[in-house]
This is a predicted structure of a 1470-nucleotide RNA (small-subunit ribosomal RNA) from a Nanobdellati archaeon. The coordinates come from a structure-prediction model, not an experiment, and the mean pLDDT is 80. The organism belongs to Nanobdellati, within Archaea. Rfam family: Archaeal small subunit ribosomal RNA. Gene Ontology terms of the family: ribosome and structural constituent of ribosome. The sequence was found in a public genome assembly.
RNA sequence: AUUCCGGUUGAUCCUGCCGGAGGAUGCUGCUAUUAGGAUUCGACUAAACCAUGCGAGUUGCUGGUCUUCGUGACCAGGGCGAACUGCCGAGUAACAUGUGGUUAAUCUGCCCUUAAGUCUGGAAUAAUCUCGGGAAACUGAGGAUAAUGCUGGAUAGGAGAUUUGUUCUGGAAUGAUAUUUCUCUUAAAGUUUCGGCGCUUAAGGAUGAGACUGCACUGGAUUAGGUUGAUGUUAGGGUAAAAGCCUACCAUGCCUAUAAUCCAUAGGGGCCGUGAGAGCGGGAGCCCUCGGACGGGUUCUGAGAUACUAACCCGGGCCCUACGGGGCGCAGCAGGUACGAAACCUCCACAAUGCACGCAAGUGUGAUGGGGGAAUCCUAAGUGCUAGCACAAUGUGUUAGCUUUUCUUGAGUCUAAAUCGCUCGAGGAAUAAGUGGUGGGUAAGACCGCUGCCAGCCGCCGCGGUAAUAGCGGCGCCACAAGUGGCAUCCAUUUAUAUUGGGUUUAAAGCAUUCGUAGCCGGUUUGAUAAGUCUACUGUGAAAUCCUAUAGAAAACUAUAGGGCGUGCUGUAGAAACUAUUUAACUUGGGACCAGGAGAGGUCAGAGGUACUCCUAAGGUAGCGGUAAAAUGCUCUAAUCUUAGGGGGACCACCUGUGGCGAAGGCGUCUGACUGGAAUGGAUCCGACGGUGAGGGAUGAAAGCUAGGGGAGCGACCCGGAUUAGAUACCCGGUUAGUCCUAGCUGUAAACGAUGCGCACUUGGUAUUGGAGAUCUUUUGUGGAUUUCCAGUGCCGAAGGGAAACCGUUAAGUGCGCCACCUGGGGAGUACGGUCGCAAGGCUGAAACUUAAAGGAAUUGGCGGGGGAGCACUACAAGGGGUGACGUCUGCGGUUUAAUUGGAUAACACGCCGGGAACCUUACCAGGAGCGACAGCAGAAUGAUGGUCAGUCUGAAGGGCUUACCUGACGCGCUGAGAGGUGUUGCAUGGCCGACGUCAGCUCGUGCCGUGAGGUGUCCUGUUAAGUCAGGUAACGAGCGAGACCCAUAUCUUAUGUUGCUAAUCUCUCCUUCGGGGGGGGUGCACUCAUAAGAGAUUGCCCGUGAUAAAUGGGAUGAAAGUAUGGGCUACGUUAGGUCAGUAUGGCCCGAAUCUCCUGGGCUACACGCGGGCCCCAAUGGCAAGGACAAUGGGACGCAACUCCGAAAGGAGAAGCAAAUCCCCUAAACCUUGUCUUAGUACUGAUUGAGGAUUGCAACUCAUCCUCAUGACGCCGGAAUCCCUAGUAGUCGAGUGUUAGCAUCGCUCGGCGAAUUAGUCCCUGCUCCUUGCACACACCGCCCAUCAAACCACCUGAAUUGAGUUUAGGUGAGGUUUUAUCCUAUGGGUAAGAUCGAACCCAGAUUCAGUAAGGGGGGUUAAGUUGUAACAAGGUAGCCGUACCGGAAGGUGCGGCUGGAUCACCUCCU
Repeated sequence: AUUCCGGUUGAUCCUGCCGGAGGAUGCUGCUAUUAGGAUUCGACUAAACCAUGCGAGUUGCUGGUCUUCGUGACCAGGGCGAACUGCCGAGUAACAUGUGGUUAAUCUGCCCUUAAGUCUGGAAUAAUCUCGGGAAACUGAGGAUAAUGCUGGAUAGGAGAUUUGUUCUGGAAUGAUAUUUCUCUUAAAGUUUCGGCGCUUAAGGAUGAGACUGCACUGGAUUAGGUUGAUGUUAGGGUAAAAGCCUACCAUGCCUAUAAUCCAUAGGGGCCGUGAGAGCGGGAGCCCUCGGACGGGUUCUGAGAUACUAACCCGGGCCCUACGGGGCGCAGCAGGUACGAAACCUCCACAAUGCACGCAAGUGUGAUGGGGGAAUCCUAAGUGCUAGCACAAUGUGUUAGCUUUUCUUGAGUCUAAAUCGCUCGAGGAAUAAGUGGUGGGUAAGACCGCUGCCAGCCGCCGCGGUAAUAGCGGCGCCACAAGUGGCAUCCAUUUAUAUUGGGUUUAAAGCAUUCGUAGCCGGUUUGAUAAGUCUACUGUGAAAUCCUAUAGAAAACUAUAGGGCGUGCUGUAGAAACUAUUUAACUUGGGACCAGGAGAGGUCAGAGGUACUCCUAAGGUAGCGGUAAAAUGCUCUAAUCUUAGGGGGACCACCUGUGGCGAAGGCGUCUGACUGGAAUGGAUCCGACGGUGAGGGAUGAAAGCUAGGGGAGCGACCCGGAUUAGAUACCCGGUUAGUCCUAGCUGUAAACGAUGCGCACUUGGUAUUGGAGAUCUUUUGUGGAUUUCCAGUGCCGAAGGGAAACCGUUAAGUGCGCCACCUGGGGAGUACGGUCGCAAGGCUGAAACUUAAAGGAAUUGGCGGGGGAGCACUACAAGGGGUGACGUCUGCGGUUUAAUUGGAUAACACGCCGGGAACCUUACCAGGAGCGACAGCAGAAUGAUGGUCAGUCUGAAGGGCUUACCUGACGCGCUGAGAGGUGUUGCAUGGCCGACGUCAGCUCGUGCCGUGAGGUGUCCUGUUAAGUCAGGUAACGAGCGAGACCCAUAUCUUAUGUUGCUAAUCUCUCCUUCGGGGGGGGUGCACUCAUAAGAGAUUGCCCGUGAUAAAUGGGAUGAAAGUAUGGGCUACGUUAGGUCAGUAUGGCCCGAAUCUCCUGGGCUACACGCGGGCCCCAAUGGCAAGGACAAUGGGACGCAACUCCGAAAGGAGAAGCAAAUCCCCUAAACCUUGUCUUAGUACUGAUUGAGGAUUGCAACUCAUCCUCAUGACGCCGGAAUCCCUAGUAGUCGAGUGUUAGCAUCGCUCGGCGAAUUAGUCCCUGCUCCUUGCACACACCGCCCAUCAAACCACCUGAAUUGAGUUUAGGUGAGGUUUUAUCCUAUGGGUAAGAUCGAACCCAGAUUCAGUAAGGGGGGUUAAGUUGUAACAAGGUAGCCGUACCGGAAGGUGCGGCUGGAUCACCUCCU
């Protein structure tokens, strides 16, 4: 340096746009010390209108008046100038401009050069004078006079025509020149200071101007035809000059797709902005040029004008007026008004530069030079420095000193005069810093306060809903700095209109197909030419601008020099490869011809076939038909069904094939006729004849239209039946148009390979169709096999390409030629216009507005009324038992209440917060009382504070109050600040916990694959409870989880032996049916038990299956067999799951109350609903009596034996036990016997009454227990739903936790003890693989249309207003001109014509703009209505074209596409 960054997604790559960072112009906010420079300053809008002043005069050539007698002032005539300078950009798309030529078609005052002259006469007139008119402007009559004014004559000359011939220039003579004749006509000016200045003619030059011309020169085709002086000849006129420039006659041309004409816009260029450049945008200032001068027209003078500050006329506007008539034109300088976002002083001077006049001196000059104003741009400088001290210390404050750019001021100089500046002094750090930002992009805060989806911010993304790095302030910080931000526009960024330098299968984009015109492109060889091309040179391309150097002290700026630029044009000379033109050939491109084959190619005609339907006849009888199931429908007037015959229309099974043919659409029975094309083969012929193809022509499925036929089946619409909340649908029954034929029209499809046509090149494999060849074989046939070439049709794949999917000799690879198309999404293929069509509609085809994305491919997940595999009693199946009914307990909701405190609320809240609340608990309600560490300030020995008798208030109380006493130093009266808070936020948190999950998953390292997200590993096969294991495999390994591990239980061994045990043995005692049994004590440790340590189980063994594996089925062994059984532990994560009320904790809040204590109440309410339990409904039972067998635990605020009392609950005593010792502790179901006998019962046991007991300050609200009495509902439970696979379910009791007391709860313990399945994926779910997806807040997703509401822009619109352009007509100022006539006669008047013609009027056409009732669709807008169309097979696959129908999305018919899931089959490929 040519650069990127943010934004679509959960993430990725791409396409694509939006935005940011840079520069420039204008306006604007805040702020502001100075100097220099500049081509800055009413350009953008109103080429709108202007008060006042100024902006063009000069001159002794001439006459006059006045006079201060001056080279004075003034008036007039004459000359020159006033056509320059200055201003502006309305018009103009044009020879206007730019550039290069031509003028053989021209002019040129002043200037320069050369040559020759300047003789002689005449008549007027102004000023002035006299007299008039008029308001004025101005004007009339008469008299006099001069000139460089006008004019007669002369000379020189000039012009035209004509004759003749030569010469010259040149591309060309119409030119120049010489000559003969004729015609016409026009020279001159003086003045002087005697130096000059002028004047005339001719020729040349210079300068300036006119005309013509090649090329260049904005947008629109929704402007395709235009033109009547239009194109040309002849003749005439006209001009300085060519020419239809004008006129007459004649002819009918001329321009146009290389864009005429028309419309819109616009002055052009040098240049300016930006950019690397190519470009894109601009055309204000300075320069060149054009045009204009209130709008329009006409003319005179003049060298030059159709004249900005000349004339005449019309129009509109303004002013004066005596109403008769006149005057004016700032787009010059100042200045004013209006308009607007938008722009200065009614300044000074001719000193400089220039211009006009003048001999000159000079005069004039709002040109110009100066000053004033303006944050217009560029450049430069400053706003301090040093030292000490202090502080809260990268700094700030203060003190002292230094410096003086700047500031204030004095003198000189500068200047036309000033300002400024410069030089020399004096004073004094004095007089001088802001703006924007601080979430990312993008440099700079995880600072404070406020706000609380409010207010607001934001270019884009996005912030803000109580901890805002994003709002508003403060502080800090960052960027730039006398500036810095905002708005609008332009360029760049943008390779984002792509020439340099893009694309088109799927992102936007290949015309439906083909033929072919113009155009563009074009095979091989030879010669020629030199248009293109290339080289060299010439002229030109103004200056300024740009670059470099030098100078002005530096910069800006200016000057000078050089370069560059203008990328161009003209001319001259050369080269000949390529392109082109032309000449002569060639055969490979292309075409023609011949041969035998292939084919649903086309048109027409004929023939055939099955099925269907109808009719007839016969047979036959009650149903048929249809569906998921039905019904409508048909049928006893005989259906369906069977047989036979006949009619009719449509169609053409099998063969049939990623087979064939055709340009595409498309084409399918057979035969014939006519006909098109392709492939192959050829020792044939022509000889580049070719490719593509804008416009244009032809063909073109289905649907649709017109007319006429035809009509079996099918079938939009329509009518019924169902389904449904509805069902304008899907399903069913009917059925019209249509589908078919003939003749026309239409011209569209997902008309698709979503892939334009042609040619060439670039590894291969395989299959198939057609033709040809070769080899082999053969049943000899049109056979078969193998192989080669050409042409087609498919698949797989190298390189390469691609965002990827994929494409890959049939390219989406590499090149060439030509055409078409695209440029964010929507609005919209809409509107308007045009054109085609009978219509439907087709083709062409916008804008306003709106929006930050829309989109493609692929990835991970999630999801599917997709598929596959596996699994699970919170799944099913096979079973067992329940819940749901009644009563009751308990929790929740709701309601009630002063309060019924709060939390949890699908599974994963609801006997949950260990939550069994009498007070306490307790957080709620009513009432009463109490409490402030620390600091500061009021107060306080004139007594702060604390305590208290009595009384009173009170439920009670020195708590308050009254009164009184004691004490003796601090101090809640105030401001802060605390303690405390079961106050708030579980969506600020830690920790803990639930569920997914009784799941088998979740990841990593290295390697490999992919641009990447990511994939692989983790997949496949088999297997498992398991990602468990084995084998395969671009993976190899590893980690967490599973398993292993730990605990308990079951077996055995060893050790120990008290408080355990007691076989044997000894002993004591009791009972005895005399067999024996019970109890106690020694002894002992055998057994049980307890404690501890070990053993044992590992698919180890056998057989089968399996792959010889892993494993699995069976068996053996064993106490136990395949995880032995049951627990503990329990991944990455998800659920903003639960808990701030267990504790902890951020923020916020209360703070003498939301803190603390006390009394009472409430949490226990009760029309009701839900969850979880318990007891039941009874005989497998109840009751009574008798009898038997556990385990685990607990015990001092305790467990309590035993005795006594009581009917019982319980009470009174009381041994033992801090416990293998003592106690709780009689287990119940069970067994035996008896009774009840199917009933609301001798079932049930709610409710209520009475009496008692216990705990506790307290039992009313509101405890438990006992006894008696009472004896409700309930006779097995709808829809639905829960649990469970073995010592399990079920059933029976026991212990314990909570506890003063209260258990139908939780946890645990043992007793008795089943049934069924060892299967499946149907329901509910989970895991894995795969598939689709428009989902990612992840299907409780996304999303479409009508309707309703608001706003916005637009289309249409009866009508209406205005403006422009244009056409015809009328009126017609004025100009030019012809004829006649008159006059005072270069001229004027009058009359009659001709012609041009502004302006006005009227009518028409067209364009633009404004208004507009009504109509129409579109867009946008947190929470409206109706449905559910699309995305998964989206629940009827979707979409395209077309037709009909419907509230709406939409539905259906016909044809088409896959951009359709799933399953099966066929074919092809690897």